[in-house]
Context: one part of a larger RNA
Molecule: large-subunit ribosomal RNA, half B
Organism: Patescibacteria group bacterium
C1' cells in the first nucleotide's frame, strides 16, 4: 500500500453528480393494541405507532396459551438467520420480456381498444411444383396495421399521397386491319446508231419491302368517398374615459386554420422566466401563472387507486460518506526455502537548468552538479507499453440501411391467342333494295339540301302551280340525277348476353382394388369453355438485384465558382498563382457588309423671337473631352466616327512562311507575277483601186489583243544527275482611274471522339439486276455550361458500421502571430464650486504581456487520453491581507490614488456535472494568472463523445440537431532518468575508536482579539487614535502519552443457541473477538507540551546631513555621511567531510621470525602476535531485508518465578435461605498480554574469521 473484516471521542450528510458505501430497522403466517390521506371500494396495510418477549412456582383451559407471584443481568427474537420508514413528483397501469459478454429502462409484452382483410381448395405465408401451415378451425373464426388496463375523451381538414368505388369521356400494348408508298419488272414507247445493242421513260399482275385510318384492356387522366388511413391543423392592421391588454372590427391567403385537455413540461433557443413554498442561502424539487410562435387528442390527450433492482426532490431514523483521523484482526506485499512466466526490447556508458532544433532534448550548445552498485518504495520523464486513431479529412475503396435517384427482376395484375366446343339474343359496320313524317340565319309569300334540263305542266276547262316581275350568294312548275336525316327488309362482317355439354377443373357422394390407403379405377353431384397453364402483352412494383450520387476548396460541410473575352496584379518582350481587385460573353446586323462621293463630333462663352439649364441658327475658343450595335483595353480625323449612291468579296480554289499551344488544335498570312518576242484577229486613220457611190478590196500606219515562245522568280511531280515533266486559275461588285472588297475598329458570340441523318463523288463484295458494306469532301443533331465532353439512361442515410492510408487536412495540447484581450505610457477636452492632472480623463497616439476568443496549418492521426471534482504541489506579480513609505477634495476614525516589497497566508457552505456565477454565514484577506487551459501507468466518471429508449423540431424516408432526457466496460506486475528512504564497496596516502568542526542544503517565516496608555491627542458634537507595553488566541508546525478520550482478536466479566467431556457441580469448542458490558502496555487525536522570538548586519520605495557640477538651488544618473520594510544575510531548529579542496581534537595499537629477489635503500611471499571489527548467540518502545542500540556467565539481553501496579469486579468448593428460579457467607475474592522492580530456574555454550607503514 491492496483486498476483506471489527470499532471509535464530539458532531451526524457538512461528504458527493448523487447518502455510492456502510450503519440502522428487524425472527417464524411471533403476541396484543392500534392504523391516515387517496381509492377502480379490491385496496392502500406488516401503513406509520405503541406495549410484549429470559427463569421459576402455582392455578385455568380450547395444550398451547392465559392470569397471578416470584427471581437474574447493562442487555431475555441476549449468538444465527430475518422489511428502514415516511411525504412530493415524472414516466410505464399492473406480473412478465430484452441487447449471452459495458445499456433491464421510459424500450418490448400485455388484455382492452380500433380500422382493413378474409365465405373455406378463405385471406395469408413457406414452396420451381406437387403439397403443407392457417385448420381436422370457418365471422363471437382467421390474418394484418396502429393504439396499449380502467376512468372522462378522442375536435377541424379529403386540396397533396395512399386505399376504396365508378365508368361517360381523353390517352394506350401486343394483336386484328390493310390504305398508301417504294422496289423488281413480263411487256410498251421515243431516240441514237456500229442493226442488236445502247440511252431515256411508262408499267398491269406476282413477288418483297413499308406499313396510315379504324377496332384494341388494365393503368394513367377523369368524377366521388375515405382520418382510431400517410398526414396538415394561418397572417396582417385597427379598436374600451391613465397605461397595459382586445371581448369587437376590418383585409389576405388556405383543404382546414389546434376544439377540449395539459403546458418554462423527458417538450429549441431566449431561460437560473415570473410569484408562491420548502432551506440561514435552492441553475435542482414542488404548486401556480402562461404568446407552447417548435404543446395536443389511438404516431392518442388528460386523470390515476395499485404496482416498480425505473428517473428526481424532500424528511425521520441511521451512521468513518465526512470535519479527520485512529488502533486492531485476516491475507498478498517484505525475508528465507521451493517452482517460475508475460508483455517490451535499433544499440546504450541513459543527469539537472537555460539555449537551439521538425516548434517541450538522457544524447545538440553553454553552465552546473555528480565517487561505484544494490535493496524496499512512488509514479513526473522516457511525447512510456498495449491496439498500422473508432473522431475528421482523403479513396472516382467496401458494406448494411432509405427514397417519388437510375436500370431491371420476382410477384400481383391487363388483354392477345393456343388448350377451346355448341348456341345465338342484343349491339354495331359496310353493300344493296325500298319507303318517306327528312333540310326554318335574313331578306324574300315562306322551313330555298344541292345539280342539270326547263317555258310550260296539271285540269273537273273555274281555275293553280310556274315562268316574268322581286327578294336573295343561291328560286322556285315540271322531269332526272343525287346528299343529309330517318325506317324497315335482304345479303356480308365484326360484337357477343343468356342457355348447353363433350374438353379442362372436381380436396364432396358411393363402390372397387388393398393389411389399409391422404393413391389409382368406376359412377355421380357440382363447375364448366370460365378457371387453370403456355407464348406475346400493357400497367404496378424497394419485395429483391446491380449501381450512381463530381471537383475546386487557408481541414470538411454550407455558400459559391467550374469554358470563353477585357483590365490591373505581372516585377518595361512573351508567360506567371491565389475563394486576388473590377467587368463583360453563350449574341446582333441583308446592313450595323462591300464601294464610290461627301461630311465633323462634344463642351464653354457671346448673340439671337417665342425658347427656360438643355430645341433651332450665327461668331469665337478648347482639340477630341464625342462616337464606335454590345464589356474594357488597345485604337480611330485620309477618319476606323455620320449621310448618301450603287451593290453582294458574308465569294469557289491553291496557299509560301510564321506566331501559338504538352498535344488535340488555335490565330496571321504574303503570293497566283514580272520582261523580251509574238500568231491570228478587230478597229481606226491616211493613200489607192473598183463599183451597186458608200460600200468593198488592198497597201501602210497606229491603236488594241495576247495563242504561242524564250528568260527570271516561285510551286509541285519524277528522279538522284547538276536534270526531266507540270504548274502560276476562276468568275464578282464599286469606281474614270488607280486601286479596294475572301464580312463587321480589333480582341468573346463557344464544344473533341463516337452514333445517327442530309447533299456529292466514288470504292469494295458481289451478281441476271439488286441488296449489303465501307470510304472522301461538305454540312445538320449536345446549357456533353461540372464547358478535353466517363453512360442514351442515376438521388440520399449510417451514432450498426468496416477497409485502405494521411499529422499532404479538423477537433485537444504545443509552436508562430499578436487582429481581438488585457495593462501600461504620452496628449489632456470634460466632471470635479473656482481649480485638467485628490479623484475622473473623452477623441486620438505610442508600447509591453503572450491568460481570451481568432489566424496559420509548422511536430504529432503504426494514438501527444478531453472538461470539472479530489489529490499534491512549483514558479511570476500586474499585491486581496498583513509590513514600510507618498499624495489627498487627509480634523480624527473611516477610507480614495500611488511607490516599495511575493516572507507567510488567502475559510465554510445551499444550487449547479459544471469552470464561472448567485445566496447564506465569516474573515485581516477570502488575489490575478502561469505550469501539456500543471497533475488520469496518481484517484473519480458527473459533463461531453459509440452501440439501447423518448421528447421537441426537420427529412417522403432511412435519419439529423454545440437542442433536451433516462441508461451505459477507466488496462494486478516499473527496465531506464527521476524522487524518497536504506545498505555494500571502494577512496579519502599505517590501522582503529571516541568527540567536534560546518563549506554547502533544508524546514520554518501568519495573523486577530482584549487590556493599558486613553475616552487621551484630534473634533462643534457624534464619535476616537499614533507609538509603547501586557495578555490571549486562531491558523500552521513538531515531540509526547500525565491527564481526556479511542483502540487494545493470547485481559476479566455476563450471557444465547449447540456439542463435547463430566453422575452432578463445573468446564471447554462453534457461531463477525457469537453477542454484551469494561479495559493494562503499546499506537493514537478530539489529549499535553512547545514553537511560529528578540537581536544584530545589508537593502527599497521613501525622509535626510554635507555639497558641487550650474557663485543660486539641489538627498548625489557627482564624490562623502545617515536613517528606513513581514522581504535579504544572519540569529534559532534538522542534515551535513564522496566539503575527492574527502578536514580538526583526544586515545589505542602497528612484537617478531622465515622464504626469494635485490641497485644493499628495499621489494615480494609466508607463518605469526596484534588496537580494533566481523561472524555467530539472547534480545530491542530498532527495524521490510540490511542497517542501528543493547547484552553475551566479570552477564539480568529475553523466558520463567516472586512481588507489585494497573484491569476486571465477588471464583470454584462447601454451608445456609427459599419449593424453585436465585440469593448470602467464605470474600475486596479469583483471574490476569505487553507495564515496574527483584531473582540466574532457562536461554546468550563451545568457538571461529578480518585486521595496519
Nucleotide at each position: 500500500a491492496g483486498a476483506g473484516g471489527a470499532u471509535c471521542a464530539a458532531g451526524g450528510a457538512a461528504c458527493u453528480c448523487a447518502g455510492c458505501a456502510a450503519a440502522a430497522a428487524a425472527g417464524c403466517u411471533g403476541g396484543g393494541c392500534g392504523u391516515a390521506a387517496c381509492u377502480u371500494a379490491g385496496g392502500a396495510a406488516g401503513a406509520u405507532g405503541c406495549c410484549c418477549u429470559g427463569c421459576c412456582c402455582c392455578g385455568a383451559u380450547u395444550u398451547a396459551u392465559c392470569g397471578g407471584g416470584g427471581c437474574c443481568g447493562c442487555a431475555g427474537c441476549g449468538a444465527a438467520a430475518g422489511a428502514u420508514g415516511u411525504u412530493c413528483g415524472g414516466c410505464g397501469a399492473c406480473u412478465g420480456u430484452u441487447u449471452a459478454u459495458c445499456a433491464a429502462a421510459a424500450a418490448c409484452a400485455c388484455a382492452g381498444g380500433u380500422c382493413c382483410c378474409u365465405g373455406c381448395a378463405a385471406a395469408c405465408c413457406a414452396g420451381u411444383a406437387a403439397u403443407g401451415g392457417g385448420a381436422a378451425g370457418u365471422a363471437u373464426a382467421g390474418g394484418g396495421g396502429c393504439u396499449g388496463a380502467a376512468g372522462c375523451c378522442u375536435g377541424u381538414c379529403c386540396g397533396g399521397u395512399g386505399c376504396c368505388g365508378g365508368a361517360a369521356g381523353g390517352u394506350u400494348a401486343a394483336g386484328g386491319g390493310g390504305a398508301u408508298a417504294a422496289g423488281u419488272g413480263c411487256u410498251c414507247c421515243u431516240g441514237a446508231u456500229u442493226u442488236a445493242u445502247c440511252a431515256g421513260g411508262g408499267g398491269a399482275g406476282g413477288c418483297u419491302u413499308u406499313g396510315a385510318a379504324c377496332c384494341g384492356a388494365a393503368g394513367c387522366c377523369c368524377c366521388g368517398g375515405u382520418g382510431a388511413a400517410c398526414g396538415a391543423c394561418g397572417g396582417c392592421g385597427a379598436u374600451a374615459a391613465c397605461u397595459c391588454u382586445a371581448a369587437u372590427c376590418g383585409u389576405c391567403c388556405a383543404a382546414a386554420g389546434g376544439u377540449a385537455g395539459c403546458g418554462a413540461a423527458g417538450u429549441c433557443c431566449a431561460u437560473u422566466g415570473u410569484c408562491g413554498g420548502g432551506u440561514g442561502a435552492g441553475u435542482u424539487c414542488c404548486g401556480a401563472c402562461c404568446a407552447g410562435u417548435a404543446u395536443g387528442a389511438a404516431u392518442g390527450g388528460c386523470c390515476c387507486a395499485a404496482c416498480g433492482a425505473c428517473c428526481g426532490a424532500a424528511c425521520a431514523a441511521c451512521u468513518g460518506u465526512c470535519u479527520c483521523g485512529a488502533u486492531c484482526c485476516u491475507u498478498u506485499a517484505c525475508u528465507c526455502g521451493g517452482u517460475g512466466a508475460a508483455a517490451u526490447u535499433g544499440a546504450a556508458a541513459u543527469a539537472c537548468c537555460g539555449g537551439u532544433c521538425a516548434a517541450u532534448a538522457u544524447g545538440c550548445c553553454g553552465g552546473u552538479u555528480a565517487g561505484u552498485g544494490a535493496c524496499g518504495g512512488c509514479a513526473g520523464g522516457a511525447c512510456a507499453a498495449a491496439a498500422a486513431g473508432a473522431c475528421c479529412c482523403c479513396g472516382u475503396g467496401g458494406a448494411g440501411c432509405u427514397u417519388u435517384a437510375c436500370u431491371g427482376a420476382a410477384a400481383c395484375u391487363u388483354g392477345a391467342u393456343a388448350u377451346u366446343g355448341g348456341g345465338g339474343a342484343u349491339g354495331u359496320u359496310g353493300u344493296u333494295u325500298u319507303a318517306a313524317c327528312u333540310g326554318u340565319c335574313u331578306a324574300g309569300a315562306a322551313u330555298a339540301g344541292g345539280u342539270g334540263g326547263g317555258a310550260g305542266u296539271c285540269u273537273u276547262c273555274g281555275g293553280a302551280c310556274g315562268c316574268c316581275a322581286g327578294u336573295g350568294u343561291a328560286a322556285u312548275a315540271c322531269c332526272a340525277c343525287u346528299c343529309u336525316u330517318u325506317g324497315a327488309g335482304a345479303c356480308a362482317g365484326c360484337u357477343g348476353a343468356a342457355c348447353c355439354u363433350a374438353a379442362c377443373c372436381g380436396a364432396c357422394u358411393u363402390c372397387g382394388u388393398u393389411a389399409a390407403a391422404c393413391a389409382c379405377g368406376a359412377a355421380g353431384a357440382g363447375g364448366g369453355a370460365c378457371a387453370g397453364u403456355g407464348u406475346c402483352u400493357g400497367g404496378u412494383u424497394g419485395u429483391c438485384a446491380g449501381u450512381u450520387u463530381g471537383a475546386c476548396u487557408g481541414g470538411g460541410g454550407c455558400a459559391g465558382u467550374c469554358g470563353c473575352c477585357u483590365g490591373c496584379u505581372a516585377a518595361a518582350u512573351a508567360g506567371u498563382a491565389a475563394c486576388g481587385c473590377g467587368g463583360g460573353c453563350g449574341c446582333a446586323c441583308a446592313a450595323a457588309g462591300g464601294u464610290u462621293g461627301g461630311c465633323u463630333u462634344a463642351g464653354u462663352c457671346c448673340g439671337g423671337a417665342c425658347a427656360g439649364a438643355a430645341a433651332u441658327c450665327g461668331g469665337a475658343c478648347u482639340g477630341a473631352a464625342c462616337g464606335u450595335g454590345u464589356a474594357a483595353a488597345g485604337g480611330c480625323a485620309a477618319a476606323a466616327g455620320c449621310c448618301a449612291g450603287c451593290u453582294u468579296g458574308a465569294c469557289u480554289g491553291u496557299g509560301a512562311g510564321a506566331c501559338u499551344g504538352a498535344c488535340g488544335g488555335g490565330u496571321c498570312g504574303a503570293a497566283c507575277u514580272u520582261g523580251c518576242c509574238a500568231a491570228a484577229u478587230u478597229u481606226c486613220a491616211a493613200g489607192u483601186c473598183a463599183u451597186u457611190u458608200a460600200u468593198g478590196g488592198u497597201u501602210u500606219g497606229a491603236a488594241a489583243g495576247g495563242a504561242g515562245g524564250c528568260a527570271a522568280u516561285c510551286c509541285g511531280c519524277c528522279a538522284a544527275c547538276u536534270g526531266g515533266c507540270g504548274g502560276a486559275a476562276g468568275g464578282u461588285g464599286c469606281g474614270a482611274a488607280a486601286g479596294c472588297a475572301g464580312g463587321u475598329c480589333u480582341u468573346a458570340g463557344u464544344g473533341a471522339u463516337c452514333c445517327u441523318c442530309c447533299c456529292u463523288a466514288a470504292c469494295u463484295u458481289g451478281u441476271g439486276g439488286a441488296a449489303a458494306g465501307a470510304u472522301a469532301g461538305g454540312g445538320a443533331g449536345c446549357u456533353u455550361a461540372a464547358c478535353g465532353g466517363a453512360u442514351a439512361a442515376a438521388a440520399g442515410c449510417u451514432a450498426c458500421c468496416c477497409c485502405g492510408g494521411g499529422g499532404a487536412u479538423a477537433a485537444c495540447a504545443g509552436a508562430g502571430u499578436g487582429g481581438u484581450c488585457a495593462g501600461g505610457c504620452c496628449c489632456g477636452a470634460u466632471a470635479g464650486u473656482c481649480c485638467a492632472u485628490a479623484u475622473u480623463g473623452a477623441c486620438g497616439g505610442c508600447c509591453u504581456g503572450g491568460a481570451u476568443c481568432g489566424c496559420u496549418a509548422c511536430c504529432u492521426c503504426g494514438a501527444u487520453g478531453u472538461c470539472g471534482a479530489c489529490u499534491u504541489g512549483g514558479c511570476g506579480c500586474a499585491u486581496c491581507c498583513u509590513g514600510g513609505c507618498c499624495c489627498c477634495g487627509a480634523a480624527g476614525a473611516a477610507g480614495g490614488g500611488g511607490c516599495c516589497a511575493a516572507g507567510g497566508g488567502u475559510c465554510g457552505g445551499u444550487c449547479u456535472g459544471u469552470u464561472c456565477g448567485c445566496c447564506c454565514g465569516u474573515u485581516a484577506a477570502a488575489g490575478c494568472g502561469c505550469u501539456g487551459c500543471g497533475u488520469u501507468a496518481g484517484u473519480u466518471g458527473g459533463g461531453u463523445u459509440c452501440a439501447g429508449a423518448g421528447c421537441g423540431u426537420c427529412g417522403u424516408g432511412a435519419g439529423a440537431c454545440a437542442g433536451c432526457u433516462c441508461g451505459g466496460a477507466c488496462c494486478c506486475u516499473a527496465u531506464c532518468c527521476g524522487c524518497c528512504g536504506u545498505c555494500a564497496c571502494c577512496g579519502u596516502u599505517c590501522g582503529a575508536u571516541u568527540c567536534u568542526u560546518g563549506a554547502g542544503g533544508g524546514a520554518a517565516u501568519u495573523c486577530g482579539g482584549c487590556c493599558a496608555c486613553a475616552g487621551u491627542a484630534c473634533g462643534a458634537g457624534a464619535g476616537g487614535a499614533c507609538c509603547u507595553g501586557g495578555u490571549u488566541g486562531a491558523g500552521g508546525a513538531a515531540a509526547c502519552c500525565u491527564c481526556u478520550g479511542g483502540u487494545g482478536u493470547g485481559c476479566c466479566u455476563g450471557u444465547u443457541g449447540u456439542u463435547u467431556c463430566g453422575u452432578c457441580a463445573g468446564a471447554a469448542g462453534c457461531a463477525u473477538c457469537g453477542c454484551a458490558g469494561g479495559g493494562u502496555a503499546g499506537c493514537c487525536a478530539u489529549g499535553u507540551u512547545u514553537u511560529u522570538a528578540a537581536g544584530g548586519g545589508a537593502u527599497a520605495a521613501c525622509c535626510g546631513c554635507u555639497g558641487a557640477a550650474a557663485g543660486c538651488a539641489u538627498c548625489u544618473a557627482a564624490a562623502g555621511c545617515g536613517g528606513g520594510a513581514a522581504g535579504c544575510c544572519u540569529g534559532a531548529c534538522c542534515c551535513g567531510a564522496g566539503a575527492u579542496u574527502a578536514a580538526g581534537a583526544a586515545u589505542c595499537g602497528u612484537a617478531u621470525c622465515c622464504c626469494a629477489c635485490u641497485u644493499c635503500g628495499g621489494u615480494g611471499g609466508g607463518a605469526g602476535a596484534g588496537a580494533g571489527g566481523c561472524c555467530c548467540c539472547c534480545g530491542g518502545a530498532a527495524g521490510a531485508c540490511u542497517a542501528c542500540c543493547g547484552g553475551g556467565u566479570u552477564g539480568a539481553u529475553g523466558a520463567g518465578c516472586a512481588g507489585g501496579a494497573g484491569g476486571u469486579g465477588g471464583a470454584a468448593g462447601a454451608c445456609c435461605a427459599g419449593c424453585a428460579a436465585u440469593g448470602g457467607u467464605u470474600u475486596a475474592a479469583g483471574c490476569u498480554g505487553a507495564c515496574c522492580u527483584g531473582u540466574a530456574u532457562c536461554u546468550a555454550u563451545c568457538g571461529g574469521c578480518c585486521a595496519a607503514a